[in-house]
RNA sequence: GGACCGGUAGCUUAGCCAGGCGGAGCAUUCGACUGAUAAUCGAAAGGCCGGGAGUUCGAAUCUCCCCCGGUCCA
Numbered sequence: 001g002g003a004c005c006g007g008u009a010g011c012u013u014a015g016c017c018a019g020g021c022g023g024a025g026c027a028u029u030c031g032a033c034u035g036a037u038a039a040u041c042g043a044a045a046g047g048c049c050g051g052g053a054g055u056u057c058g059a060a061u062c063u064c065c066c067c068c069g070g071u072c073c074a
Stems, first nucleotide, its partner, number of pairs: 001073007010026004020057001028044005050066005
């Protein structure tokens, strides 16, 4: 230098191909249960979807550029 894969909640990730309400587990907070704790159950909060631009009525999703990580080729 070239090709490909990945970046979404504090952490691990689904959703992307085929545009239309961003979800789960763990963690956190509150409550229930218990003599108490753990476990269990219920609820809540937490995402401008790596950054920018474009297309569109509408973009996490499509297009382009850039940044970061990984694999391969040279």

Notes
Predicted 3D model of a 74-nucleotide RNA (transfer RNA) from a Candidatus Parvarchaeota archaeon. It matches the Rfam family "tRNA". Rfam's curators write: Transfer RNA (tRNA) molecules are approximately 80 nucleotides in length. It is annotated as a transfer RNA. Its mean pLDDT, the model's own confidence on a scale to 100, is 85. The RNAcentral record of the sequence draws on ENA. The organism belongs to Candidatus Parvarchaeota, within Archaea.